[in-house]
Context: one part of a larger RNA
């Protein structure tokens, strides 16, 4: 000097920021992932039409159920997207995890963007529903019905896909690349307000991802030997890919005093602190990587997950039961207990900015944008200016003269920042509307010195001295040391230095 600090004393205001460092400990309660009816068939309300059982009549004529059409808004369920992003924590991990610098002649890539071409024609079923029937519940069976952009054939594709071959060009390279032949199977969906959305196929690009490798990356040798899918090979399987990634058979190898194994301890960087640097510590808050989502282990889906608010088996824990069976997972926002020196509201809002879906209107977003609590940090402000000596009281002290406090006070005369009352009152919104923050900032005006100082020292290092208590006792103390009767060291007053809305103490770190 520095902090995600705490803790003593104190404490007026704005601003930006920051706030479980411990129990990855257990968690009531609400929210935290939905949305598309312009994909489908239902269902359900409500306009209007049309038609009319029946009902009423004063005989004009009025009401009017079911039913049909048309229209609107609602929606379980089928279908599509998206739930692999945003958000959280740091347990694990000393490893290609993370950093930095290549590589891929060994890879994938929904949505989006460019370009070719292409969107015919049919087929079986199934949720909903509707009857029955089980169950305490969770949920589930049977039989019937029906729709797609759900499924499954077929036809179209011939330069582009995959295979195989050939002359060429190229590269260090298992090889690439492009032409050419010959033979293989392969596509699709429609909607609607009628000019958009959209679906196939194949190529290119983007943007995201995966794989590999060089150098980099804590302490222990009171850890010296380690390895058997262990290292290589042949062949095969698997994967989007290479690969002992796995799986036969075959060689006997691999790695180690450049520290392997093995044991501790850690998330890793961009960065922060600190230092004239070199270099030591750190790795909160932002950003980028990784890993995890009650513990251990699976695979399913899909463009992508081995998937925090999906899914199945185990474990432990809780909670429901009719005992037969179920259910859940806060290391997302608040909030509880708990534990600890110690760390916030069960706030508002989708206005903005991003994201998800949707043609759009919109929906939905505890992302995010505000707001609340805390001097937890930084930075700005205030706690008043000016004048004003009878140097009043009062304190303190003294040689009893006298100093000190102190121009400080009072008094005078001013100014109103900030706070507090009155009136207006945004920006942030873009082609119109829409503002949570918000009657906030800001502005104007009255008004009154009012409501706004305190902490820590005063031996030396170290700025700052004198009296009285006390008597090696109470006590101080960072070191060195103070106190045994004249103590600038203890305690109390004066008075003094220092920082000041803070100051001090303790920790930790250069």
């Nucleotide at each position: 000097g520095a902090u995600g600090a705490a803790c003593g004393c104190u404490g007026g205001c704005g601003g930006c920021g920051u706030g479980c460092c411990u129990a990855a400990c257990a968690c009531a309660u609400g929210c935290a992932a939905g949305u598309c009816g312009a994909g489908c068939g239902g269902g359900g309300u409500g306009g209007c039409g049309u038609g009319g059982a029946g009902c009423c009549u004063u005989c004009g004529g009025g009401c009017a159920a079911g039913a049909c059409g048309c229209u609107a808004c609602c929606u379980a369920g089928c279908g599509g997207c998206g739930g692999a992003c945003g958000g959280g924590u740091g347990a694990g991990u000393a490893a290609c995890g993370c950093g930095u610098g290549g590589g891929u002649a060994a890879c994938c890539u929904g949505c989006c963007u460019c370009a070719u071409a292409c969107u015919g024609g049919g087929g079986g079923a199934u949720a909903a529903c509707a009857g029955c029937c089980g169950g305490a519940a969770a949920c589930g069976g049977c039989u019937g019905c029906u729709a797609a952009u759900a499924c499954c054939g077929c036809a179209u594709a011939a330069u582009a896909c995959a295979g195989a071959g050939a002359a060429g060009c190229u590269g260090c390279a298992u090889g690439g690349c492009g032409u050419c032949u010959c033979c293989g199977g392969g596509a699709a969906a429609g909607a609607u307000u009628u000019a958009u959305c959209g679906g196939u196929a194949u190529g290119a690009g983007a943007u995201g991802g995966a794989c590999c490798c060089g150098c980099g990356u804590c302490c222990g040798a009171u850890u010296a030997g380690c390895u058997g899918g262990u290292u290589g090979g042949u062949g095969g399987g698997g994967u989007a890919a290479c690969g002992g990634c796995c799986c036969a058979c075959c060689a006997a190898g691999g790695c180690g005093a450049c520290g392997a194994u093995c044991g501790g301890u850690a998330g890793c960087c961009g960065g922060c602190c600190u230092g004239a640097g070199a270099g030591g510590g750190c790795g909160a808050u932002c950003g980028g990587c990784c890993a995890c989502a009650u513990u251990g282990g699976g695979a399913c889906u899909g463009a992508g997950a081995c998937a925090c608010g999906g899914c199945c088996c185990a474990a432990a824990c809780u909670c429901c039961u009719a005992c037969g069976g179920g259910a859940g997972g806060c290391a997302g926002c608040a909030g509880u207990g708990g534990g600890g020196a110690a760390u916030a509201u069960u706030g508002c809002a989708c206005a903005a900015u991003g994201g998800g879906g949707g043609g759009a209107a919109c929906c939905c977003u505890g992302a995010u944008g505000c707001a609340g609590c805390a001097a937890c940090g930084c930075c700005g402000c205030g706690u008043g200016a000016g004048u004003g000596a009878a140097g009043a009281a009062g304190u303190a002290u003294c040689u009893c003269g006298g100093u000190a406090u102190g121009u400080a006070a009072a008094g005078c005369u001013c100014u109103a920042u900030c706070a507090g009352c009155a009136g207006g009152g945004a920006a942030u919104a873009g082609a119109c509307a829409a503002g949570a923050a918000g009657g906030u900032a800001c502005c104007u005006g009255a008004c009154u010195a009012a409501g706004a100082a305190g902490c820590c020292c005063c031996g030396g290092c170290u700025a700052a001295c004198u009296a009285c208590g006390u008597g090696c006792c109470a006590g101080c103390a960072g070191c060195c040391g103070c106190g045994g009767u004249a103590a600038u060291a203890c305690g109390u007053a004066g008075g003094g230095g220092g920082c000041a809305a803070g100051c001090g103490u303790u920790a930790u770190c250069c």
Molecule: small-subunit ribosomal RNA, 5' domain
Organism: uncultured Eubacteriaceae bacterium